[in-house]
RNA sequence: GGGCCGGUAGCUCAGUUGGUAGAGCACGACACUUUUAAUGUUGGGGUCGCGGGUUCGAUUCCCGCCCGGCUCACCA
Numbered sequence: 001g002g003g004c005c006g007g008u009a010g011c012u013c014a015g016u017u018g019g020u021a022g023a024g025c026a027c028g029a030c031a032c033u034u035u036u037a038a039u040g041u042u043g044g045g046g047u048c049g050c051g052g053g054u055u056c057g058a059u060u061c062c063c064g065c066c067c068g069g070c071u072c073a074c075c076a
Stems, first nucleotide, its partner, number of pairs: 001072007010025004019056001027043005033037001049065005
């Protein structure tokens, strides 16, 4: 340098006819009793990697860039 995969909540990850973005764990509050905690209810938390394009409308489609992984090639 080429190819492929990935980037979505604090963490791990879902999210196909493009139409208000979700789960588990974690965190806050409340209830309860078995009290360094468990269980239940509930709540907060997101520029969907960045910038453009297409569209009435983009996490989703197209282009470029950044980061990570795998692989190939080059140099040595």
A computed fold for a 76-nucleotide RNA from a Lentisphaerota bacterium, annotated as transfer RNA.
It matches the Rfam family "tRNA". Rfam's curators write: Transfer RNA (tRNA) molecules are approximately 80 nucleotides in length. Rfam links the family to the GO term triplet codon-amino acid adaptor activity.
It was read from a public genome assembly.